A computed fold for a 436-nucleotide RNA from a Vicinamibacterales bacterium, annotated as Bacterial RNase P class A. NCBI's taxonomy places the organism under Bacteria, Pseudomonadati, Acidobacteriota, Vicinamibacteria, Vicinamibacterales. The coordinates come from a structure-prediction model, not an experiment, and the mean pLDDT is 76. Its Rfam family is "Bacterial RNase P class A". Rfam links the family to the GO terms tRNA processing, dimeric ribonuclease P complex and ribonuclease P activity. The RNAcentral record of the sequence draws on ENA.

[in-house]
RNA sequence: GCAGUGAGCCGGAUGAUCGCCGCGUCGCGUAACCGCGCACGCGAAGUGCGUGGCGGGGAGGAAAGUCCGAACUCCAGAGGGCAGUGCGCCGGGUAACACCCGGGUGGGGCGACCCAACGGACAGUGGCACAGAAAACAUACCGCCUGGCGUGCGGCCGCAAGGUCGAGCGACGGGUAAGGGUGAAAAGGUGCGGUAAGAGCGCACCGCGCGUCUGGUAACAGGCGUGGCAGGCAAAACCCCGCACGGAGCAAGACCAAAUAGGGAAGCGCUGGCUUCGGCCAGUCGGACGGCCCGUCCGAUCGUCGCUUCCGGGUAGGUCGCUCGAGCCCGUCAGUGAUGGCGGGCCUAGAGGAAUGGUCAUCUCCGCCGACGCCCGGGGCCGCGAGGCCGUGGACGGCGGUGGAACAGAAUUCGGCUUACAGGCUCACUGCGGCC
Numbered sequence: 001g002c003a004g005u006g007a008g009c010c011g012g013a014u015g016a017u018c019g020c021c022g023c024g025u026c027g028c029g030u031a032a033c034c035g036c037g038c039a040c041g042c043g044a045a046g047u048g049c050g051u052g053g054c055g056g057g058g059a060g061g062a063a064a065g066u067c068c069g070a071a072c073u074c075c076a077g078a079g080g081g082c083a084g085u086g087c088g089c090c091g092g093g094u095a096a097c098a099c100c101c102g103g104g105u106g107g108g109g110c111g112a113c114c115c116a117a118c119g120g121a122c123a124g125u126g127g128c129a130c131a132g133a134a135a136a137c138a139u140a141c142c143g144c145c146u147g148g149c150g151u152g153c154g155g156c157c158g159c160a161a162g163g164u165c166g167a168g169c170g171a172c173g174g175g176u177a178a179g180g181g182u183g184a185a186a187a188g189g190u191g192c193g194g195u196a197a198g199a200g201c202g203c204a205c206c207g208c209g210c211g212u213c214u215g216g217u218a219a220c221a222g223g224c225g226u227g228g229c230a231g232g233c234a235a236a237a238c239c240c241c242g243c244a245c246g247g248a249g250c251a252a253g254a255c256c257a258a259a260u261a262g263g264g265a266a267g268c269g270c271u272g273g274c275u276u277c278g279g280c281c282a283g284u285c286g287g288a289c290g291g292c293c294c295g296u297c298c299g300a301u302c303g304u305c306g307c308u309u310c311c312g313g314g315u316a317g318g319u320c321g322c323u324c325g326a327g328c329c330c331g332u333c334a335g336u337g338a339u340g341g342c343g344g345g346c347c348u349a350g351a352g353g354a355a356u357g358g359u360c361a362u363c364u365c366c367g368c369c370g371a372c373g374c375c376c377g378g379g380g381c382c383g384c385g386a387g388g389c390c391g392u393g394g395a396c397g398g399c400g401g402u403g404g405a406a407c408a409g410a411a412u413u414c415g416g417c418u419u420a421c422a423g424g425c426u427c428a429c430u431g432c433g434g435c436c
Stems, first nucleotide, its partner, number of pairs: 001432010012363007020058002023055008032047002034043003060407001064418002067416005072249004084245005089103005104118001105116004119240002124238002127233002141180002143176005149170003153166005188206006207229001208227008253320004263311007270303001271282004283301007327346008364405007372397002375394003379390004
């Protein structure tokens, strides 16, 4: 210098100006509450509403997905089980976890380092496309070996019929699982011996199982002995084993509580007469006819009635829950670390479908354009030549102009995980190349 690995951090800055949402404070207005005992009216200390000044505060590393674990709240619950869901190497951390740290094992990378849902596949059920003989209590397509039979050829013997030997070929029977072939995957691997050919058939080493010893808290590792040796993959298929888990969620939930309409209680009010209890007469109210009166007719006149007061539930609305918390920062101690202890300092949105923004200037970063400077390259023409002229491409530098500025938006609160993210910074480490 190039290429990478792992951690951590920032994620526009400053100023001006115009806004937005809470809070505090000081005015002004209003008069719903309130005060003057009630009404009327008046008032303005307080609550509220509106408005103005001043002061101070106002998103994130993920506020996101809502995937885990909790706090908190309500409901349910004697105890136990089933179902369902999640998890599954070991040790540690934590309020807890499916998270984190350290380690083991397996896999990937030259390496720094990275990845793993990492109990059980002889408890059972099911699956493994295509290809292949066979996809699982093994099997045999080609091949290899072997037996007799058939067949033609060759050698030898024989006068001949024929006999015999050899290397082939064919179908059949037997042996085999080395080799070939299929497949993502085929019943340990390499080598030597062995055999008719072969084969853990025998042996050595590796692998595997069992036993034992040593180290380690453990997962596990290593040594020794022993058995020729279990039977593929997949459990993020059902399933089995072990462990954990009651449900709903701040629209949880608690409190205050209007108008209207329901519910309950009490009190008051609603004509007199007659009656055979069906009504009838008069009165009162309402309606129709009518310009008005009288009048006539109809309806109502103790009811599922009206009024007043009180009680109770619920709604609108309001208040709380609500942000001081497993909090943040710094230091120090213990620990490899996650993390924990101690000391000091700090208070940092809490609102309602919901504010935290816009513009301008300067700077920062990225891209594009322009002329300039410098460096490098190739082309044409002129010249004997040194060289000169013309036009042109690229890198770098500062300057000017212009465009752009990631993902995203708190809603009860924490701890995690996952996902999104322009650009930039820091530290440690690895590989390769160059120079000293």